[in-house]
Context: one part of a larger RNA
RNA sequence: GGAUGAACGCUGGCGGCGUGCUUAACACAUGCAAGUCGAACGGGAAUUACUUUAUUGAAACUUCGGUCGAUUUAAUUUAAUUCUAGUGGCGGACGGGUGAGUAACGCGUGGGUAACCUGCCUUAUACAGGGGGAUAACAGUCAGAAAUGGCUGCUAAUACCGCAUAAGCGCACAGAGCUGCAUGGCUCAGUGUGAAAAACUCCGGUGGUAUAAGAUGGACCCGCGUUGGAUUAGCUAGUUGGUGGGGUAACGGCCCACCAAGUCAACGAUCUGUAGCCGAACUGAGAGGUUGAUCGGCCGCAUUGGGACUGAGACACGGCCCAGACUCCUACGGGAGGCAGCAGUGGGGAAUAUUGCGCAAUGGGGGCAACCCUGACGCAGCAACGCCGCGUGCAGGAAGAAGGUCUUCGGAUUGUAAACUGUUGUCGCAAGGGAAGAAGACAGUGACGGUACCUUGUGAGAAAGUCACGGCUAACUACGUGCCAGCAGCCGCGGUAAUACGUAGGUGACAAGCGUUGUCC
Numbered sequence: 001g002g003a004u005g006a007a008c009g010c011u012g013g014c015g016g017c018g019u020g021c022u023u024a025a026c027a028c029a030u031g032c033a034a035g036u037c038g039a040a041c042g043g044g045a046a047u048u049a050c051u052u053u054a055u056u057g058a059a060a061c062u063u064c065g066g067u068c069g070a071u072u073u074a075a076u077u078u079a080a081u082u083c084u085a086g087u088g089g090c091g092g093a094c095g096g097g098u099g100a101g102u103a104a105c106g107c108g109u110g111g112g113u114a115a116c117c118u119g120c121c122u123u124a125u126a127c128a129g130g131g132g133g134a135u136a137a138c139a140g141u142c143a144g145a146a147a148u149g150g151c152u153g154c155u156a157a158u159a160c161c162g163c164a165u166a167a168g169c170g171c172a173c174a175g176a177g178c179u180g181c182a183u184g185g186c187u188c189a190g191u192g193u194g195a196a197a198a199a200c201u202c203c204g205g206u207g208g209u210a211u212a213a214g215a216u217g218g219a220c221c222c223g224c225g226u227u228g229g230a231u232u233a234g235c236u237a238g239u240u241g242g243u244g245g246g247g248u249a250a251c252g253g254c255c256c257a258c259c260a261a262g263u264c265a266a267c268g269a270u271c272u273g274u275a276g277c278c279g280a281a282c283u284g285a286g287a288g289g290u291u292g293a294u295c296g297g298c299c300g301c302a303u304u305g306g307g308a309c310u311g312a313g314a315c316a317c318g319g320c321c322c323a324g325a326c327u328c329c330u331a332c333g334g335g336a337g338g339c340a341g342c343a344g345u346g347g348g349g350a351a352u353a354u355u356g357c358g359c360a361a362u363g364g365g366g367g368c369a370a371c372c373c374u375g376a377c378g379c380a381g382c383a384a385c386g387c388c389g390c391g392u393g394c395a396g397g398a399a400g401a402a403g404g405u406c407u408u409c410g411g412a413u414u415g416u417a418a419a420c421u422g423u424u425g426u427c428g429c430a431a432g433g434g435a436a437g438a439a440g441a442c443a444g445u446g447a448c449g450g451u452a453c454c455u456u457g458u459g460a461g462a463a464a465g466u467c468a469c470g471g472c473u474a475a476c477u478a479c480g481u482g483c484c485a486g487c488a489g490c491c492g493c494g495g496u497a498a499u500a501c502g503u504a505g506g507u508g509a510c511a512a513g514c515g516u517u518g519u520c521c
Stems, first nucleotide, its partner, number of pairs: 001521004006517005013390006019383002021348001026346003030343003035090003040087002043084007052075003060067002097301003106226008116218002121214007129163001131161002138153006169194005175188005199206002227273003234264001236262001239261008276298004280291004303324005326337004354380001356379003362376001363374004393423004403414004427459007437448001465510005470491003476505005486493002
């Protein structure tokens, strides 16, 4: 000098774009953050219309007996619309947070899989025949303070289970051809054997099953690279390898039985400290050094530890089970909870924001759609935290006013500075107009927002500080103080004329900031 997620002191006009718990991965009140589909299913509720029955009985007519029957209410039948607890489907494995752990194939980079999987999507081919038994909801009943649970009975499906069929597919057996870097791979024909399916519809469609291929996403393996300590020198028994099995989507001591005795290490094993890694960021002429906030990629984690279930995918932040700590409810028998989601609270700290608006846009989930959900996201609020831009006027104006300061008392300086005159309108205030962002033929749809912007009027009116002035280092005098009070980055200054302390005037630098401190180059 540059940089900063900064903090502190003094000061503070506006706008744009960014950024904002670096500390306690400390504990959390409250609200919201993952739902959706009635075009899978049975039921329930409401409304409307219709059928039938009962009820009510206005007006009119009347032979006064009644006729007709508007209207009211209830039940019933059918249909339609809306809503929906439950069964079922898809999604809750994405998105969002955080960096505790991890020195590791975790990450980066380059390869491999002839050792693998892949819901939704795309393409192609072939299918969808015929049956069955349940169960929630519901009703009844019982237990319990509650959370919730038991029993009995009824019922549906795109829920569940057999059967049929099998182009193609899996498995077993034995064969032919082609081919590879090895284990091997591909193709063809044969025999035996095994496994499928679901319907809904507003009639336009939307779905289902099998196989093959693609795309996307993932899994595993390998070469190289990836912090300090030797005041850590030996470490290791599933340890190293083999055979056989189990397990997995798949290879593998991944696991198991048996056999052998190996494996790693001064090119640093083991132990220990520290740490998420990278694209990048800062600095530097570069080489390099430092950092890993925001944004993007990967990984790990979700109160602590362990475990599996479901599923295409999890060993699952707002799922389940067990154990621990903590908090809460309790009728003491037993239950409930997990902000490292968005806000917010307490605490810690030098220190870090609103319990805001909206799904209008972009994106995501569900749905044929309408639409619903979305603290992702888009915006607004707070903070000079950072960067950038603008302003606090401009021109004229010497009686060089007054006042201040210094003075050799003549004057000098503040200083064209002010006053005063003219002028402009960034900006402020007021009024009028008023977006783009909205995409498809039309129409409709904007949180931001009556915002940005434009026009008019009005007003110099509301808007300058901070640090320094001995040398380094741009900028000096007076008074006070008297080795005191104090200053200080280094040298150093202060003991009676201090340009170094304090104050005043003046001057210098930067400027809505300035100075100090911390950290990096």